Model confidence (mean pLDDT): 84 of 100. Predicted 3D model of a 681-nucleotide part of an RNA (large-subunit ribosomal RNA, domain II) from Prevotella sp.
Context: one part of a larger RNA
RNA sequence: UCCGGCGAGUUAUUGUAUGCAGCGAGGUUAAGUUCUUAAGGAAUGGAGCCGAAGUGAAAGCGAGUGUUAACUGCACGUUUUAGUUGUAUGCAAUAGACCCGAAACCGGGUGACCUAUCCAUGUCCAGGCUGAAGUGAGGGUAAAACCUUAUGGAGGGCCGAACCGACUCCCGUUGAAAUGGUAGCGGAUGAGGUGUGGAUAGCGGAGAAAUUCCAAUCGAACCCGGAUAUAGCUGGUUCUCCCCGAAAUAGUUUUAGGACUAGCCUUGUAUUAGAUUAGCGGAUGUAAAGCACUGAAUGACCUAGGGGCCGAGAGGCUACCGAAGUCUAUCAAACUCUGAAGGCCGCAGAAUCGAUGUACAGGAGUCAGACUGUGUGAGAUAAGUUUCAUAGUCAAAAGGGAAAGAGCCCAGACCCACAGCUAAGGUCCCCAAGUGUAUUUAAGUGGAAAACGAUGUGAAGUUGCGUAGACAACCAGGAUGUUGGCUCAGAAGCAGCCACUCAUUAAAAGAGUGCGUAAUAGCUCACUGGUCGAGUGACUUUGCGCGGAAAAUUUAACGGGGCUAAAAUACACACCGAAGCUUGGGCUUCGGCAGCAAUGCCGAGGGGUAGGGGAGCGUUGAAUAUUGGGUGAAGCUGCAUCGGAAGAGGCGGUGGACGAUAUUCAAGUGAGAAUGCCGGA
Numbered sequence: 001u002c003c004g005g006c007g008a009g010u011u012a013u014u015g016u017a018u019g020c021a022g023c024g025a026g027g028u029u030a031a032g033u034u035c036u037u038a039a040g041g042a043a044u045g046g047a048g049c050c051g052a053a054g055u056g057a058a059a060g061c062g063a064g065u066g067u068u069a070a071c072u073g074c075a076c077g078u079u080u081u082a083g084u085u086g087u088a089u090g091c092a093a094u095a096g097a098c099c100c101g102a103a104a105c106c107g108g109g110u111g112a113c114c115u116a117u118c119c120a121u122g123u124c125c126a127g128g129c130u131g132a133a134g135u136g137a138g139g140g141u142a143a144a145a146c147c148u149u150a151u152g153g154a155g156g157g158c159c160g161a162a163c164c165g166a167c168u169c170c171c172g173u174u175g176a177a178a179u180g181g182u183a184g185c186g187g188a189u190g191a192g193g194u195g196u197g198g199a200u201a202g203c204g205g206a207g208a209a210a211u212u213c214c215a216a217u218c219g220a221a222c223c224c225g226g227a228u229a230u231a232g233c234u235g236g237u238u239c240u241c242c243c244c245g246a247a248a249u250a251g252u253u254u255u256a257g258g259a260c261u262a263g264c265c266u267u268g269u270a271u272u273a274g275a276u277u278a279g280c281g282g283a284u285g286u287a288a289a290g291c292a293c294u295g296a297a298u299g300a301c302c303u304a305g306g307g308g309c310c311g312a313g314a315g316g317c318u319a320c321c322g323a324a325g326u327c328u329a330u331c332a333a334a335c336u337c338u339g340a341a342g343g344c345c346g347c348a349g350a351a352u353c354g355a356u357g358u359a360c361a362g363g364a365g366u367c368a369g370a371c372u373g374u375g376u377g378a379g380a381u382a383a384g385u386u387u388c389a390u391a392g393u394c395a396a397a398a399g400g401g402a403a404a405g406a407g408c409c410c411a412g413a414c415c416c417a418c419a420g421c422u423a424a425g426g427u428c429c430c431c432a433a434g435u436g437u438a439u440u441u442a443a444g445u446g447g448a449a450a451a452c453g454a455u456g457u458g459a460a461g462u463u464g465c466g467u468a469g470a471c472a473a474c475c476a477g478g479a480u481g482u483u484g485g486c487u488c489a490g491a492a493g494c495a496g497c498c499a500c501u502c503a504u505u506a507a508a509a510g511a512g513u514g515c516g517u518a519a520u521a522g523c524u525c526a527c528u529g530g531u532c533g534a535g536u537g538a539c540u541u542u543g544c545g546c547g548g549a550a551a552a553u554u555u556a557a558c559g560g561g562g563c564u565a566a567a568a569u570a571c572a573c574a575c576c577g578a579a580g581c582u583u584g585g586g587c588u589u590c591g592g593c594a595g596c597a598a599u600g601c602c603g604a605g606g607g608g609u610a611g612g613g614g615a616g617c618g619u620u621g622a623a624u625a626u627u628g629g630g631u632g633a634a635g636c637u638g639c640a641u642c643g644g645a646a647g648a649g650g651c652g653g654u655g656g657a658c659g660a661u662a663u664u665c666a667a668g669u670g671a672g673a674a675u676g677c678c679g680g681a
Base pairs, nucleotide, nucleotide: 001681002680003679004678005677006676011095012094013093014092015091016090017089018088019087020086021085022084023083026050027049028048032044033043034042035041036040054061055060064076065075066074067073098236099235101233105226106225107224108223109222110221116200117199118198119197120196121195122194123193124192125190127159128158129157130155134151135150136149137148138147139146163187164186165185167184168183170181171180202218204214205213206212211220239616240615241614242613243612244611249262250261251260252259253258263366264365265363266362267361268360269359270358271357274353275352276351277350279347280346281345282344288338289336290335294332295331296330299327300326301325305321306320307318308317309316310315369394370393371392372391373390374389375388377386378385399410400409401408414586415585416584417583419582420581421580425576426575427574428561429560430559434573435572436571437570438569439568440567446563452547453546456544457543458542459541460540461539462538463537464536465535473531474530475529476528477527479504480503481502484498485497486496510525514523515522587606588605589604590603591602592601593600594599617670619667620666621665622664623663624662625661626660627659628658635654636653637652638651639650641648642647
């Protein structure tokens, strides 16, 4: 991993609702007893319970009662009589209560053969080295001290086996080993190692102290029991078909991944409302707009007042500040003189829809939502961000399109068809289907991007110059006072400063546009003439393009091929294209009509998670009836049969003794999932 078997809403009591059955103003027995048969039943038993009357806290009273001193009042009742017992099903409560799952808590025991410490009693430590105190002898001294030498044999002394330990690398890491191996390493007469016997026990012991050890278990051992502890948590929960079909919100919550009530779903009963559009009548203060209020904010004019200066003062001056006012131009979620669209409420009669509304009763699930468009807030007018509102889709929705894609676009799958028409989107090939007309683009733009930049190119327009010859090019001129003045070493058109930037000759020529020189010189431009012969400049708006443009596995920013249209714009007519619509056939639900019914006809439906409702299939056993079987039951097995599904049947083989059908009843009643359990491969 696979296969087989096992594996999860049960039972009891009570309540409640519904279906069915009995009796009915009543219904019903419980324990017990008696009888009988074989463990079941029958009879008896009226105690008790529910109902037929309520009300009050109660005494109590009673079709009334309570309240009160008392109600013409008020509250609950009567006048409107149906209950009760059994049974089945749904749900709830109490119990383990659908199943499996803790970490833990408590009680009683078992452990110190591992290990920690302690007690008693034994035992072990090759060999070598060092050489303390003390002592002898000699020297030495007044005596000592002291020195030398010998002896001696101390030490948590030194080196190093056994023994004990465990510092490092490597190996091992489904190991040879649930802690080891090789090679080195530390201690090795000591706080040493070790044998045997004994002591300490879990709310505890022991601890040269590490939350360390107490039998491979230790922040509280192990075993059994309370015990199916509890688990608002995770996982799992077994056959089929039919009808409907949610929620991810509000309020409250030691509440936020849980609950309760409401909302939304479903089933039943009753009832007759309901929705949309147009019309009419209301309330409102958003978008927009505005500045009349509240504030913000700017310019000009005017000006009360203030500042500064002058003045002895009166007063004067003022390139200063400036309330109010006037004019012009602004801003606002917490501004409004105004003010929509829409949304909301109501009304009557229409049209459309066709049970969608409401009430009561039974059963739920939901309280993590997601994205997209629109309107706001938070954030950075960031986020596949976050908080609301509103609509849609997904959730719970398959199909077609977007290459591929929960939430985008189109469209809502009952089943069948080798029929037709369309939607979004497409029509060169992959890949079903296309041609035409008129323009644009040259960038593979199309097929990612900004500020900004640019004689790209199309369209529309404004304007200057131009056959009295423009623009460009070429030829020629571009001078004189003068080297303007100042400055300066120099400053001559051209470092800088000044200017009233002059004047002359001229077809024209700046006290000079740039290059250049130390300064001159030189080149050039503006400006003018000639040659040439028709357009040539500036600007505005706009279409399509260009640059700006750097990323990490691989071209990789058309889905690919490839495309100059097979790109873009506009127009026209075709076609393709879905589970949409239509056509033909079939199944089924609900409603209507006909019918005693069976059934038929007509109409409208049949995507679906949580969930509600309905109808069935199958397994085991029981009762009753019928029936099969050694001329072969069950079981197993092969096959092309039948049914809307669960399933059912037939034939052949195997097998060798028990089965089947019908109607009811009762359940240990259906397996693919639970890191499920057991067995096997």
It matches the Rfam family "Bacterial large subunit ribosomal RNA". Its family is annotated with ribosome and structural constituent of ribosome in the Gene Ontology. The full RNA is in RNAcentral, with records from ENA.